[in-house]
This is a predicted structure of a 72-nucleotide RNA (transfer RNA) from a Candidatus Acetothermia bacterium. Lineage of the source: Bacteria > Bacteria candidate phyla > Candidatus Bipolaricaulota. The prediction has a mean pLDDT of 82. It matches the Rfam family "tRNA".
RNA sequence: GGGUCGUUAGCUCAAUGGUAGAGCAUCCGGCUCUUAACCGGGGGGUUGUAGGUUCGAGUCCUACACGACCCA
Repeated sequence: GGGUCGUUAGCUCAAUGGUAGAGCAUCCGGCUCUUAACCGGGGGGUUGUAGGUUCGAGUCCUACACGACCCA
């Protein structure tokens, strides 16, 4: 330098172009002598950045940033 894949909640990851979710963590409550475990509930998002296409974009297109792998 070229190619492929990836970037979404604090962490790990989902989501057929049509309401952005789950588990864990965190907070509150229940249970328990207490803790842990278990049960119920709440909060938490610039979907890497900037544009484009579309009635509608996490998803499609372009550029860039960062990371992994391969080639040179």